Predicted 3D model of RNase P RNA and transfer RNA as a complex of 456 nucleotides. It holds a member of the Rfam family "Bacterial RNase P class A". It is annotated as a ribozyme. Model confidence (mean pLDDT): 75 of 100.
RNA sequence: ACGGCAGGACGUCUUGUCGCUGUCUGCAUCUUGCAGGGAGAGGAAAGUCCGGGCAACACAGAGCAGCAUACUUCCUAACAGGAAGCCAUCCCAUUUAACAUGGGAUGAGAGAAAGUGCCACAGAAAAUAACCGCCUACGUUCCGGUACUCCGGAGCCGGCAAGGGUGAAAAUGUGAGGUAAGGGCUCACAGCUGAGGUGGGUGACCACCCCAGGGGGUAAACCUUAUGCGUUGAAAGACCAAAUAUACCGGGGACAGAGGGUUGCUCGCCCGAUCCCGGAGGGUAGGUCGUUAGAGGUGCUGUGUGAACAUCACCCCAGAUAAAUGACAAGGCUUGCAACAUGGUUGCAUGACAGAACCCGGCUUACAGGCCUGCCGUAAUU
RNA sequence: GGCGGGGUAGCUCAGAUGGUUAGAGCGUCGGAUUCAUAACCCGGAGGUCACGGGUUCAAUUCCCGUCCCCGCUA
Numbered sequence: 001a002c003g004g005c006a007g008g009a010c011g012u013c014u015u016g017u018c019g020c021u022g023u024c025u026g027c028a029u030c031u032u033g034c035a036g037g038g039a040g041a042g043g044a045a046a047g048u049c050c051g052g053g054c055a056a057c058a059c060a061g062a063g064c065a066g067c068a069u070a071c072u073u074c075c076u077a078a079c080a081g082g083a084a085g086c087c088a089u090c091c092c093a094u095u096u097a098a099c100a101u102g103g104g105a106u107g108a109g110a111g112a113a114a115g116u117g118c119c120a121c122a123g124a125a126a127a128u129a130a131c132c133g134c135c136u137a138c139g140u141u142c143c144g145g146u147a148c149u150c151c152g153g154a155g156c157c158g159g160c161a162a163g164g165g166u167g168a169a170a171a172u173g174u175g176a177g178g179u180a181a182g183g184g185c186u187c188a189c190a191g192c193u194g195a196g197g198u199g200g201g202u203g204a205c206c207a208c209c210c211c212a213g214g215g216g217g218u219a220a221a222c223c224u225u226a227u228g229c230g231u232u233g234a235a236a237g238a239c240c241a242a243a244u245a246u247a248c249c250g251g252g253g254a255c256a257g258a259g260g261g262u263u264g265c266u267c268g269c270c271c272g273a274u275c276c277c278g279g280a281g282g283g284u285a286g287g288u289c290g291u292u293a294g295a296g297g298u299g300c301u302g303u304g305u306g307a308a309c310a311u312c313a314c315c316c317c318a319g320a321u322a323a324a325u326g327a328c329a330a331g332g333c334u335u336g337c338a339a340c341a342u343g344g345u346u347g348c349a350u351g352a353c354a355g356a357a358c359c360c361g362g363c364u365u366a367c368a369g370g371c372c373u374g375c376c377g378u379a380a381u382u
Numbered sequence: 383g384g385c386g387g388g389g390u391a392g393c394u395c396a397g398a399u400g401g402u403u404a405g406a407g408c409g410u411c412g413g414a415u416u417c418a419u420a421a422c423c424c425g426g427a428g429g430u431c432a433c434g435g436g437u438u439c440a441a442u443u444c445c446c447g448u449c450c451c452c453g454c455u456a
Stems, first nucleotide, its partner, number of pairs: 001378008010369001012332007020040002023037006042353001046364002049362005054233004061267004066229005071085005086109001087107007110224002115222002117218003131164002133160003139156007172190006192213003196209005237289004248279005259271004296315004301310003333351001335349006383455007392408004401439001410426004432448005
C1' cells in the first nucleotide's frame, strides 16, 4: 500500500418556487378563511421477539392447570437485555514428554447418583452383557490307566468382562499382587461423584486435608428442583354530542334470584328486575381526551474495572387518523466512468436500507458509501 | 394495532415416537393396446423437506432466528 474479517460512530447539505399537517400572533368572521412567524421521520420509525409504564377488571384474592427462566455478582423501572467475572470445550503462541502460562472464540452453563422412556444399522451384548475366546477350582456322569481314596481324557452343570471384532457410545485408566482362569477382588498412583473440615474470594469457584462410593448417553424426551408470571391491550379506557320504538310475536325470571361481569378451569368477589334470550323492525354510526415534558435530549464535572449512576447548566424536539412530512429548479458534497493532458478541470451517471401511529428500555434483521479502532493475509523497503 | 395457523415432487396433500433409501393421487415421459385417439394396463424420471444456525451418534421431524403466505379480531 492492497485485500479480508470483527466492532464503533455517521449515514447527503444549502437556497428558491409551488404544495401538505400541526402550532403561535394578528385580522376578518362564526366555522372557517386570509396574512405573517416558527416546526415537521429513523438508526433502524421494520420484525412484533422479550421487558416495563399506563388503563380496565376486587388499585388482584385462593387452588389446579399452563407458560417462561436456569453458573455468580452487579446495572436497571424491568427483562430471555447489558457489564465484570467463574467454569467447560476448541484454536493459537510460548515451552515441552506432559501439565502449566498468555491471548482469542464459543457456550439454552440447574438435576441423568429421584423415577419413566428412548438409543436405528452393526454387534454376542446398548445396561438383568458370553459370539469367538480363557478356565475346569467346586458339584456330577462316563471312559481309560487301574490301586476302592490317586492321575489323565470327554461331557453336563458352570465360572470369567483380560484379549478379538461391532459401534456415535462397550461397563474408570496404568502398574503390581492375587487367581483354575479372571475381575476394584486387593493395593499404589491418576481421574470422577457425594458428605465434612481448613484457607482465599461478596459469590460462582479455587487450593489442600480427610471419609465414603462405583457411575454409559440423552432433560432443545417426559420429568424433578428453584424462581418468576393474575388476565386483557390504546380497537385499553374516560367524557361529550347525536339518535330513539321497551312497536309487535314467542320463551324464561323476580331476592330461597333468571341472568351478567371477572383469568383456561373450580372457587371467591361484584352487579342484578324500567330484567334476560330468540324472531322481526326503527334510529345513530360524529367529536374531545388518553396522545406526546419524558425511566426526555445535549454538555461539563465527579464516582465506578465496566454496564451505569449522581450533581449542575442549557434546550423543548412530528403528532397525522385513511393517515401530512412532497415535487421541481439551481448550486455544493460522495462515488464511478470518459475526455482533456495529469494531481486538477469538464461532461455524464450515481447517493443505500427504508416511512412515526400511546410511550419507553433492549434484542434481531435490512443497509450504497466513506471514517475510526483491532486482528489476519499478500507484496515491497529498512 | 393485537392474535393464530402454515411452507414437503409441476399441482393437491400425507409422513413421525428423531433412525437405515421421504411417499400417495393427478400431471409428465416411455412401452403395450387400437385403423387412430382417449380410457384401462406395465414401467420410469422428477425433492435445497422455505432459508440460516444450534442440540444430538443421527434433524424434514426438536429448539432459536429470518423470509414468505393465509386466516381471525372494532